[in-house]
């Protein structure tokens, strides 16, 4: 805030509430819709198992840890996308409109090629250094600049699960211990902040061009 011991993440729309430094900003929630995450159930594949990958359905949101460390690259191209906005054109109708198609846009975001990259890892090489590779990142904000560290990279710890293998017990079946095997969600196509062309508000924020509109780009005060 809220009917509630209710409120996983994200975007849009709608109607509000509270607080404040009150043109507004911030906070926590509600309803609807789109996308995502985990749990539950079922199928397929891998695995000794735990579990992993994937497909589908319905419901749910209980759980998702701690410490240390890195902060670099941040570039050029390209392919998709739910929802939302718009309607020059086509068709239909109960006809100055509505609906369907469709045009153009916007966009939560899913990726690809090349290049580049901090710490750590692997391989080669060296006096030191260096070269290459994999994972991951960049590309991918409102155009963007800067700082930090995380929901990211690296190392360690802790908790829980399993026991192929190994060890012990047993006449045997089997039991016990043990991780080198697993799990500890998603949100970073800007997260938390500070700025800033832009956007929004006041002043005058108009106006002009491209353009059917929406929207975008350019000029410009």
């Nucleotide at each position: 805030c809220g009917c509630a011991g209710g409120a996983c993440u994200u975007a849009a729309a709608u109607a509000g509430u509270u607080c404040u430094u009150u043109u507004a900003g911030a906070a926590a929630a509600a309803u609807u819709u789109g996308a995502g995450u985990g749990c539950u159930c079922a199928g397929a594949g891998g695995g000794a198992a735990a579990c992993c990958u994937u497909u589908g359905a319905u419901g749910c949101a209980g759980a998702a840890c701690c410490c240390u460390u890195c902060a670099a690259a941040u570039u050029c191209g390209g392919g998709g996308a739910a929802g939302c906005c718009u309607u020059a054109c086509u068709u239909g109708c109960a006809a100055u409109g509505c609906a369907a198609g469709u045009u153009g846009g916007u966009a939560a975001u899913c990726c690809c090629g090349a290049g580049c990259c901090a710490a750590g890892u692997c391989a080669c090489u060296u006096a030191a250094g260096g070269u290459g590779a994999a994972a991951g990142g960049u590309g991918u904000a409102g155009a963007g600049a800067c700082u930090a560290g995380a929901c990211g990279g690296a190392g360690g710890g802790c908790g829980c699960c399993u026991a192929c293998g190994u060890u012990c017990a047993u006449c045997a079946a089997u039991g016990a211990a043990u991780a080198u095997g697993g799990c500890g969600a998603a949100g970073g196509u800007a997260u938390a902040g500070u700025c800033c062309a832009g956007a929004c508000c006041a002043c005058a924020a108009a106006c002009c061009c491209a353009u059917a509109a929406a929207a975008u780009g350019g000029g410009g005060a």